[in-house]
Context: one part of a larger RNA
């Protein structure tokens, strides 16, 4: 000089576009962040209309009766109705942090023993039985959370059978191949399928279901190489190395186990300490290099701390579930709850970093045939000169030159066309009128939909109107006078100033640099 997620001081007018918990992976009040399906199913509730009745009331009639109306009870249909439960797909994404980790973590470039739910493409098909369960109801213990037993019942829940071959095992032959193995050769056993719903013009569509082969993506899993400090760590290793069987796993593998054999790694740095996520990059600098991994995008890992597996295509799972531990709440003392390293906010430490904001209109995601629903992602709004750009705070005229300050050698001289004064302009600002664009879709075909926002932008009125400070001035270094002080006060980045004329302290005044900022630290080139 340049650069910062910066922080003090001092100062502040506006906008865009960014960016904001680097410290305690410290503790959480509160709200809200993951739900949708009824086009899978059975109930409760409510509400409307319907069938059937019974009761009261009204009218008509002497009665029997009729009809109207309230009430209750029942039958059955609706409903963009509500409410738990079963059931299916989501919760494994999406959002957060970097606490661990010096590793196949992460990069880059190969490999072979592999799996995949939705979604696409093709082919084949769905046939005929069952008995359970929740809710509901009835008991029953509990302060609560919840929990037990008894009885009923549904389905795209669950079982049982048939069927099936290009699927899986098995056996035998065959062909290729030195084997190891291949083959949509070929035969013969044996196994494993399935669900319907809605609307209907009954044809048939849509949308699910099952098995298989293919594909898009996505994912496990091996290996080469690369990229911290340390030798004041020199020797580590027993499942340790390898081998044969075997279990196991979607798959290879000591990944586990059995037995057998003694091996591996190390001065090219094992072991072992310390520190650290890693890349795209971002900084600096002419490169080399050095120094950093805030904020975007990829990759790993965590998820109070430590262990576990369950479900499922996929997890050993942030807002699941067991289990220990500390913490903290609630309790009838018997027992229970809970986990902000989502988004706001709150204590705490800290030099230090923001609203407990509005919308799902847009883009993306779930789940649904579909309207929709959700959706602190996202979109946007708020708060900070934390950056970075960009605009303005006015223009022109006006005295040999006002008043004040300041310096004088007392003549003047500097602030100075500065300012007054006169004329003009409206960026900005007030007011006041218009007013987009993001919009694509959804629809009963009428219309409906924008959070931001009556924004952005555009005319109009009004008035210089509503806007300048901060460092600095011995030399480096741009830019000096005059007064107080008097090795005191004090400055100060080096080098030095101040002990009575200080260009270096303070103070006025006057000039310099930069400017909505300026300047100190801090750190890295």
């Nucleotide at each position: 000089g340049g650069a910062u997620g910066a922080a003090c001081g001092c100062u502040g007018g506006c906008g865009g576009c960014g960016u904001g918990g680097a410290u305690a992976a410290g503790g959480c009040a509160u709200g809200c962040a993951a739900g949708u399906c009824g086009a899978a199913c059975g109930c409760c509730c409510c509400g409307a209309u319907u069938u059937c009745g019974a009761u009261u009331u009204a009218u008509a009639g002497c009665a029997a009766u009729a009809u109207a109306a309230a009430u209750u009870g029942u039958u059955a249909u609706c409903g963009c109705g509500g409410g738990a439960g079963u059931g299916g797909c989501a919760g494994a994404c999406g959002g957060g942090g970097u606490a661990g980790u010096a590793a196949c973590a992460c990069g880059u470039a190969g490999g072979a023993a592999c799996u995949c739910a939705c979604c696409c493409c093709a082919g084949a098909g769905a046939c005929g039985g069952g008995u359970a369960u929740a809710a509901c109801c009835c008991a029953u213990c509990g302060a609560a959370a919840g929990a037990u037993g008894g009885a009923c019942u549904a389905a795209u829940u669950c079982c049982c059978g048939a069927u099936a071959g290009u699927c899986u095992c098995c056996g035998a032959u065959c062909u290729c191949g030195u084997a190891a193995g291949a083959g949509c050769g070929u035969c013969g056993g044996a196994g494993u399928a399935a669900a319907u719903c809605a609307c209907u013009u009954a044809g048939a569509u849509u949308g699910g279901c099952u098995c298989u082969g293919g594909g898009a993506g996505a994912g496990g899993c091996c290996u080469g190489c690369g990229g911290g400090c340390u030798a004041u760590c020199a020797g580590c290793u027993u499942g340790u190395u390898g081998g044969u069987g075997a279990g196991g796993u979607a798959a290879u593998g000591g990944c586990u186990c059995a037995c057998c054999a003694a091996g591996g790694c190390u001065a090219u740095g094992a072991c072992g300490g310390c520190u650290a996520g890693g890349g795209g990059g971002c900084g600096u600098g002419a490169g080399a290099g050095c120094g950093c991994g805030a904020c975007c995008c990829c990759c790993a890992c965590c998820a109070a701390u430590g262990g576990a597996a369950c479900u499922g295509c996929g997890a050993c799972a942030c807002g699941g579930u067991c289990c220990a531990u500390a913490c903290a709440c609630c309790u009838a003392c018997g027992g229970g709850u809970g986990g902000c390293u989502g988004c706001a906010g709150u204590c705490a430490a800290g030099a230090a970093c923001a609203u407990u904001c509005g919308a799902c209109a847009a883009u993306g995601g779930g789940c649904g045939a579909a309207a929709g629903c959700c959706u602190g992602a996202u979109c946007g709004a708020g708060c900070g000169a934390c950056g970075c750009c960009g605009c303005g705070u006015g223009c022109a005229u006006g005295a040999a030159g006002a008043a004040g300050c300041u310096c004088u050698u007392c003549g003047g001289a500097g602030c100075g066309u500065a300012a007054a004064g006169u004329g003009c302009u409206u960026u900005u600002a007030u007011g006041a009128g218009g007013g987009a664009g993001a919009a694509a879709g959804c629809u009963u075909c009428g219309g409906c939909u924008g959070a931001u926002u009556g924004u952005a932008c555009c005319u109009c009125a009004u008035g210089a109107a509503u806007a300048a400070g901060g460092g600095c001035u011995u030399g480096c270094u741009a830019a000096c006078c005059u007064c107080g002080u008097g090795c005191c006060a004090g400055c100060a980045g080096c080098c030095g100033c101040g002990g009575u004329a200080a260009g270096a302290c303070g103070a006025g005044g006057a000039g310099c640099c930069c400017a909505a900022g300026c300047g100190u630290u801090a750190u890295c080139c």

This is a predicted structure of a 525-nucleotide part of an RNA (small-subunit ribosomal RNA, 5' domain) from a Candidatus Giovannonibacteria bacterium.
The source organism's lineage runs through Bacteria, Bacteria candidate phyla and Candidatus Giovannoniibacteriota.
Model confidence (mean pLDDT): 82 of 100.